[in-house]
Formats: sequence, C1' cells, structure tokens
RNA sequence: UGAGUCGGCCAGGCAGUCGCUCCCUGCAUCCGGAAACGGUUGCAGGCGGGAGGAAAGUCCGGGCUCCACAGGACAAGACGCCAGGUAACGCCUGGGGGGCGUGAGCCCACGGAAAGUGCAACAGAGAGUAGACCGCCUAAGCUGCGCGCCAGCGCGUGGCCGGUAAGGGUGAAACGGUGCGGUAAGAGCGCACCGCGCCGACGGUAACGUCGAGUGGCUGGGUAAACCCCGUCUGGAGCAAGACCAAAUAGGGGCCCUAUGGCGUGGUCCGCGCCGGGUCCGGGUAGGUCGCUAGAGGGUAUCGGUGACGGUACUUCGAGAUGAAUGACUGCCCGACGGCCUUGUGUCGUCUGACAGAACCCGGCUUAUCGGCCGGCUCAUCCU
Repeated sequence: UGAGUCGGCCAGGCAGUCGCUCCCUGCAUCCGGAAACGGUUGCAGGCGGGAGGAAAGUCCGGGCUCCACAGGACAAGACGCCAGGUAACGCCUGGGGGGCGUGAGCCCACGGAAAGUGCAACAGAGAGUAGACCGCCUAAGCUGCGCGCCAGCGCGUGGCCGGUAAGGGUGAAACGGUGCGGUAAGAGCGCACCGCGCCGACGGUAACGUCGAGUGGCUGGGUAAACCCCGUCUGGAGCAAGACCAAAUAGGGGCCCUAUGGCGUGGUCCGCGCCGGGUCCGGGUAGGUCGCUAGAGGGUAUCGGUGACGGUACUUCGAGAUGAAUGACUGCCCGACGGCCUUGUGUCGUCUGACAGAACCCGGCUUAUCGGCCGGCUCAUCCU
C1' cells in the first nucleotide's frame, strides 16, 4: 500500500415560522355529585415527551388474560455432541468432533444402521450375510492332437470340468491399505507397518483426546432433513384476550337430542364437573372507560467469570394513538446524481436522501437495506 475477516456505533445535521398528538399546571363552560372530585369542550403556559435496527415475517419462547377448581394415558408435535447462561427457548456462550479456507476465520438438521422395513436411476458379473465380464491357474479328474519312449508312461499344446477375486473394466460408491512370504494361480492364507474393534493407563466435570513392544477377529458398506427406535420437553385460545359502565330490543319463533343424553378452549379414551345443549329464521346494539405502559426496563462505575452473563452501588423514566397523532415551509451545511468550465474548498440544477412506520409488552431468530465512523486480527507486496 492492497486484499480479506471479525466486532461496535450512527441512521442526514443546525436554526426559524405555522400546525398535530399525549402528559402536567392554571382558567372558563356544561354535566354528574351533599362535598371532595370526576368527565366533555375551549384557551393560555411548559428548556415536558412523540416510530425502528429491523417497528417487517407472525417463525420460536415467555409475561399477562380467560376457559378453569382441571388430573392421567394414548396420539400428535418439537428438539437431539458435551458443559454452562437465561424467566424460558428450537436462542446465546464456551468446548469436543467433522468439513471448507494459505490464514485470520466460517459452516454443521452432530443420539441410534448389530431391533425391523425401505431406498441408491443407469452402468456393471455383482450394490450387503453380493459376485465372475475381461483375465490368471490348470495341481487333482476326463479327453483330442503331436513328439519321445523302457509300450508303463513322460513332455508340449488345446478342450471339458474345476480353482481364484490379487490385476483390468463398470460405477458416486465394489466387503480395509502398502510391502514381503506363500500358492498351480491367488486370497489376512501368514507376517511387518498403518487402519479398525476390545482392554488398560493418563488428562479432562463431560463430549472426547493421547499413549500401549496389550489383545483380537484377520474385520457385517451408505442413507434416518426416509419410515422407525431411544432420550428430553409440550393443556388450549389469544389484547379482535378480558373486565366494567351506559343504552336498546322480541324474556321472539321453528326443528332435533334430552340423563343408557348433552355440554365443558385442538383429537381419542378414562376420570372430574355442570344440567341443559345444538341448529335455522327473525329483532336490537356496535357508545364509553380500563387493559395501555415503571419493566425479567435503561445508563454509569465496580467486582466475579475465557465467555454468554451475574452481583453490588449510584442514577434515570425516554410514544400510548383508536380510522388511527409526530406534518408543511424557509435558510445554511452534509451526501448522492447530472450539466458547464478556469479541474477548483469552482458554479448551476434536482433529490418524500437506502430498507422502511408503533397499536399489550419483552427475549430471540429470519428477511430487506444507502452511506459513514471506530477498533482487532490475517495474508500478499515494497521500503527501512
């Protein structure tokens, strides 16, 4: 200097004018009330507040509310190396193993294939208690031809039968690898080394790792994000949950089941509880308040821990709308794009300036995304 990798922060800035919404204070009006006070509407004031890192997806886990006083089993679903963190999780942290990368780093749906079933097109002899296509051998047995000959046989060369799975081929993958011996030719057939299983020692909480001149049969592949087996976990519905107030109506009508019945917040059964339940037609209401934001909250410091995170002390209150508020205009600066030229801190113009907007809240994951700032580490090249 360039390239890469990991982590953190920001999310156009400043000023002015007008406007919207919530909260607080004061005043006025009307309603309720004995009063305190509460509510509707309006005005004034306030160095009071007012969309996100993802508010998105609605994918997980909870808080909270109701069923509801709510148990058990099966089914179903989810997760799956080990140890921790957390309210909890399918999340996060660290470690182990495997894979990718020169490396910093990154990825993993990571229990079990010797319980069973299934699958692997095509090619190939054969794809899992397999198999002989091309080859190699022809010892043992039968036989043709030729030669020799001690007429019994021997040698050579073919065929049948037989042996073989080392060499070659097919394939993504072929029932351990290399070498030596052995054999008719071969094969863990035997041996040495490697590999694998078992056993032992050491280290580690563990997953696992290292070592062994131990031992072994000389060795029953792959796939479970296929069914399955094993282990652990799991009631349901959801703020349109739910609670309260006010008002209106038709305390309506038909049909079915009706205690051996029906109903009870996913399914089935048992248990438990209740006495009604289901369906069709028709009628009324759709208003207001709460839930609704002070919490597993934020910040700073310090201690413990490799870390996620936890403890302690101090400090702080950061939207609460309800057809849905946070907008409009102006100036300067920043940035982006385009034009011109004198290539400069130039000039002119444009810009709803990336992805995108709360709706009960929180912890995660996933997806989309412009530009900027800061830091750690790795590699390459050059100089000193």
Bacterial RNase P class A from a Pseudomonadales bacterium, 384 nucleotides, folded computationally. Rfam family: Bacterial RNase P class A. Rfam classes the family as a ribozyme.